A computed fold for a 73-nucleotide RNA from an archaeon, annotated as transfer RNA. It matches the Rfam family "tRNA". By type it is a transfer RNA. Rfam's curators write: Transfer RNA (tRNA) molecules are approximately 80 nucleotides in length. The coordinates come from a structure-prediction model, not an experiment, and the mean pLDDT is 81.
C1' cells in the first nucleotide's frame, strides 16, 4: 500500500429497515441469613466510534474517516 473482519451499557455479546435498543455478568437497593456467600425481587446505566448520504422511517443500507484484529504484498 491492497482488500477482509470488527466498533452497541463498566465487561462479554445479541439485535441483518419500522415497536419504549435487549441479555448475561458487574454496580446499587431490598428480601432471606446471627453475619457473609448463595438464592430471589427490584433499580440505574446506551443519543449504537465519528461525519455525511439514501429512505416516510437507519444500530441495521451506501460513502468517507478514526480505532482494533487477522491476512497479502
Nucleotide at each position: 500500500g491492497c482488500g477482509c473482519c470488527u466498533g452497541u451499557a463498566g465487561c462479554u455479546c445479541a439485535g441483518a429497515g419500522g415497536a419504549u435498543a435487549g441479555a448475561g455478568c458487574a454496580a446499587c437497593g431490598g428480601a432471606c441469613u446471627u453475619c457473609u456467600a448463595a438464592u430471589c425481587c427490584g433499580u440505574a446505566g446506551g443519543c449504537c466510534g465519528c461525519a455525511g448520504g439514501u429512505u416516510c422511517a437507519a444500530a441495521u443500507c451506501c460513502u468517507g474517516u478514526c480505532g482494533g484484529g487477522a491476512g497479502c504484498g